Record summary: Predicted 3D model of a 377-nucleotide RNA (Bacterial RNase P class A) from a Dehalococcoidia bacterium. Of the family's consensus pairs, 92% are formed in the model. Its mean pLDDT, the model's own confidence on a scale to 100, is 77. It matches the Rfam family "Bacterial RNase P class A". Rfam classes the family as a ribozyme. The organism belongs to Dehalococcoidia, within Bacteria.

């Protein structure tokens, strides 16, 4: 330089013309006239880094609640952040990888990187397919060793398998066996260092397969409900109640009668009030565990102070469309190696009570680290 690969970070700019929500000003028009509805002109402002998957954690609401327990359900190494969390930093442990020291070699010895679902397998239950003699107070196929040839003793070594009575090496033996001893691994104890997971050493016990992302134990945590939560305002029609009320209807251009059906002191029509729920309307609604900047404290997560800044509130739901230049990235032509012309490409996505996480989708681009390779010096 280039190319992988990690974290963080940007993720289209300018003009015009047309349209859109939201808020303010000004005019016009209507009314149930002082404030409400419709129009119009003009300003101002109008997605995201993920607004998305609704997967955790809360604010806030309303509901339910003396208090304790069963039942469920998430968590699960330690230590800090923080309202909180399963999030996030920091660290131990295990495990895989790399390079380096010492060392004939095994190995060890600090380093650096990546993963981690990392409480309990001596409380109890179950499970360990296939292969394999035998998968757990388990067994002897092969083999070894003694024989009186019936049989007895072993578990080193071969075999099976993911996994077979810790592992090397010596003594030991009839052959063998932690049967005993040295080391190294493990229980269990003790010191010492560390807030702690641990870690070192030092004893001590010949030394008890694995799964708990099988049940189950432990320890902590958790009542429900989502802004279509909830609050207030409240028509028109129907029905409810309460007061008035001597008529109404079939009934028809209009009236009068007759007919017929209900009604006449309370269920009629009609009025008049009242109150509930419905359509509609306002609020919740965006000032908020908030942005930026600056200094301090903390290895860092993340705190604290001091200035500053206000930045979408829709409800069939705005935040667009075209056209011009530009930028960015790719391909292809040319080049006098500065470039120029051509064509193609600019993702993923879209606010709906409001915040921290996770998660997953993104064309292209920046910066840092790391590794790898070239080229110069």
């Nucleotide at each position: 330089c280039a190319g992988a690969u990690a974290a963080a970070c940007c993720g289209g700019g300018u003009g015009a013309c047309c349209g859109c929500g939201u808020c303010c000003u000004u005019c016009c028009c209507g009314c149930u006239u002082g404030g409400c509805g419709g129009g119009a002109a003009g300003g101002a402002u109008g997605a995201g880094g993920a607004a998305a998957g609704u997967c955790c954690g809360a604010g806030c609401u309303c509901c339910a609640c003396c208090g304790g327990g069963c039942a469920g359900g998430a968590u699960g190494c330690u230590g800090g952040g923080u309202a909180a969390c399963g999030c996030c930093c920091a660290g131990g442990g295990u495990g895989c990888g790399c390079a380096g020291g010492u060392g004939a070699a095994a190995a060890c010895c600090g380093g650096c990187g990546c993963a981690u679902a990392c409480g309990g397998a001596a409380a109890g239950u179950g499970c360990c397919a296939c292969a394999g003699a035998g998968a757990c107070u388990a067994u002897a196929c092969c083999g070894c060793c003694c024989u009186u040839c019936g049989g007895g003793g072993c578990a080193a070594g071969g075999g099976u398998g993911a996994a077979a009575a810790g592992g090397u090496g010596a003594g030991g033996u009839a052959a063998g066996a932690g049967c005993u001893c040295a080391c190294c691994g493990c229980u269990c104890c003790g010191a010492u260092g560390g807030c702690g997971a641990c870690a070192u050493c030092g004893g001590u016990g010949g030394c008890g397969g694995g799964c708990a992302a099988a049940c189950c134990c432990c320890a902590u945590c958790c009542g429900g409900u989502g802004c279509a939560a909830g609050a207030c305002c409240g028509a028109a029609u129907a029905g409810c109640a309460g007061g008035g009320g001597a008529g109404a209807g079939g009934a028809c251009g209009c009236c009068c009668g007759g007919c017929c059906u209900c009604g006449u002191u309370a269920c009629a029509a009609c009025c008049c009030u009242g109150g509930g729920g419905u359509a509609g309307g306002u609020c919740g609604c965006u000032u908020g565990a908030g942005g930026u900047g600056g200094c301090g404290g903390g290895u860092a997560a993340c705190c604290g102070c001091c200035a500053u800044c206000c930045u979408a509130g829709a409800u069939a739901a705005a935040u667009g469309g075209u056209c011009a230049c530009c930028g960015c990235c790719c391909c292809g032509a040319u080049u006098c190696c500065g470039g120029u012309c051509g064509g193609g490409g600019u993702a993923c996505a879209g606010a709906a009570c409001u915040c921290g996480g996770c998660u997953u989708a993104c064309a292209g681009g920046u910066u840092u680290g790391u590794c790898u390779g070239g080229c110069c010096c």